Predicted 3D model of a 96-nucleotide RNA (SAM riboswitch aptamer (S box leader)) from uncultured Intestinimonas sp. Of the family's consensus pairs, 93% are formed in the model. The coordinates come from a structure-prediction model, not an experiment, and the mean pLDDT is 85.

RNA sequence: CUUAUCAAGAGUGGCGGAGGGAACGGCCCGAUGAAGCCCGGCAACCUGUGGGAGACCGCAAGGUGCCAAAUCCGGCGGCAGUGUUCGAAAGAUGAG
Repeated sequence: CUUAUCAAGAGUGGCGGAGGGAACGGCCCGAUGAAGCCCGGCAACCUGUGGGAGACCGCAAGGUGCCAAAUCCGGCGGCAGUGUUCGAAAGAUGAG
């Protein structure tokens, strides 16, 4: 840079001790224990494998990813509808 996805799902565990939710503005979470590490779990993008002409559908879980709140909400634009609206931007993750 290209492309797909982002309203589902996932712990009353151990260590650890004050931060965390990308940034900004909010609003939240946190000593009834944040981050981080370990274990555990979720999912099924890649991968393996079975079926199928194909679209696609199973099964497994090796490589990633993820496990408060819609990507927590907003910013920019659209509108008979002013909205838990639609789209964009930004971001995250996979694959290339």
About this RNA:
RNAcentral records the identical sequence in 2 taxa.